[in-house]
RNA sequence: GAGGGUCAGGCAGUCGCUCACCCCAUGGGGUGGGAGGAAAGUCCGGACUCCAGAGGGCAGGGUGGCCGCUAACGGCGGCCCCGAGCGAUCGGGGGAAAGUGCCACAGAAAGUAGACGGCCCCGUUGCCGCGAGGUGCGGGGAGUCGGUGAAACGGAGGCUUUGCCUCCCGCGGCGCCGGUGACGGCACCGCGCGGCAAACCCCACCCGGAGCAAGACAAACGGAGGGUUGCGUGGCCCGCGCGUCCCCUCGGGUAAGUCGCUAGAGCCGGCGGGCAACCGCCGGUCGAGAGGAAUGACUGCCGCCCCCGCCCCGGCGGGGGAACAGAAUCCGGCUCACGACCCUC
Numbered sequence: 001g002a003g004g005g006u007c008a009g010g011c012a013g014u015c016g017c018u019c020a021c022c023c024c025a026u027g028g029g030g031u032g033g034g035a036g037g038a039a040a041g042u043c044c045g046g047a048c049u050c051c052a053g054a055g056g057g058c059a060g061g062g063u064g065g066c067c068g069c070u071a072a073c074g075g076c077g078g079c080c081c082c083g084a085g086c087g088a089u090c091g092g093g094g095g096a097a098a099g100u101g102c103c104a105c106a107g108a109a110a111g112u113a114g115a116c117g118g119c120c121c122c123g124u125u126g127c128c129g130c131g132a133g134g135u136g137c138g139g140g141g142a143g144u145c146g147g148u149g150a151a152a153c154g155g156a157g158g159c160u161u162u163g164c165c166u167c168c169c170g171c172g173g174c175g176c177c178g179g180u181g182a183c184g185g186c187a188c189c190g191c192g193c194g195g196c197a198a199a200c201c202c203c204a205c206c207c208g209g210a211g212c213a214a215g216a217c218a219a220a221c222g223g224a225g226g227g228u229u230g231c232g233u234g235g236c237c238c239g240c241g242c243g244u245c246c247c248c249u250c251g252g253g254u255a256a257g258u259c260g261c262u263a264g265a266g267c268c269g270g271c272g273g274g275c276a277a278c279c280g281c282c283g284g285u286c287g288a289g290a291g292g293a294a295u296g297a298c299u300g301c302c303g304c305c306c307c308c309g310c311c312c313c314g315g316c317g318g319g320g321g322a323a324c325a326g327a328a329u330c331c332g333g334c335u336c337a338c339g340a341c342c343c344u345c
Stems, first nucleotide, its partner, number of pairs: 001345007009302007017034007036324001040335002043333005048211004055238004060207005065079005080093005094202002099200002101196003116146002119141006126135003154168006169192005175186004215259003221251001223250005230242003266285008304321007
C1' cells in the first nucleotide's frame, strides 16, 4: 500500500416496562424472551395481499463479454478481453461498415481531407547575372521535413521516388489447432477505413399494476344528482369481462376496534459434491412483535483496547477509553456512516 475476516461486550442484584405460556381470578404470581451489522438510504429483486383472469401490441423502462449460482436481481462466483498501477490489486465491457449528430480554440485542413512555410518535376517571351544560376509567374506532384492541436489518414527504414519493397502494428476474410464459451495460438490473402453511443440511435434479452396507509372481519344512510357505451390498478390501441354493475359530485352516518404480526427461499453443526459462488443429505434449534409506539434506570464484578509502573517465559497494580447509530409486514442484495482487533499478499 492492497484485499479479506471477526466483534460491537458478559454475568449478577434491585426497581420499572413489554410479549408468549401456565396458575390464580378481573388485580396479582411464576417461567422464558425482548433493537442492528448496518435497524440508515429507499437504490434493485422478491415473498405476501388486492385488482375476475393478466392475453396481444405500441409507447415507455431496465440490463448489456462468456459460463455458472440464486426464488429473483442492476446481485454473487469463476473465466476472457481492454485499460491504470512498480506491485498486491482496481476500473470497464453488444454495435461507429444502418443512419443522424458533435470534436471549442489553434491550424492549410478534424474524415475517404490537405498546398501555410518548405521539398521535387516541367515551362517561361518578366527581372538580375559574363556564365552557372537565382528570383517572379504558370502547370504538375509527393506526404519520409516543419509548425498547430488531445488527436492530422498507422509506426520505422530503404530505393532506381507522379511509386515500389521490408519489418512491426491495427482491421477484415478464409483455414487449422485448443477451449462448453467469451476468446487464444499458427499460417495465408487483402486493406490502412480517427474519437465520442453515461450523444440520438441500432441489436439482443427482460418487465401487468398497486402496495401492510396492501388487505380481511366487524360496525353503519342502503339519501340526492350526474355518466349509458360508461367502468374494469401507470399512458394509448385491440381483445375480454361487468350491467343497474361500476364511476364522479354533494350531504349524512358507523368504526378509529380485531386480525394481518412473525417458524422463515430461517439459523447452527456434521458428512459429501463443486476452483468458487453455492447445492444435496443427516442431526439439532426457535433468538422482539410494540401500537403514538415497550426493550429502561442504578450498583457491583469480569472481559476487550490504549498508556504508565513493577516483576521478568508468565503475571500484578494504577489511570483512561469504547464509534456509527434504534425495529414497525418480512427476506436476498447494493450503497453511505462508523470503533477495536486479526489474517493474507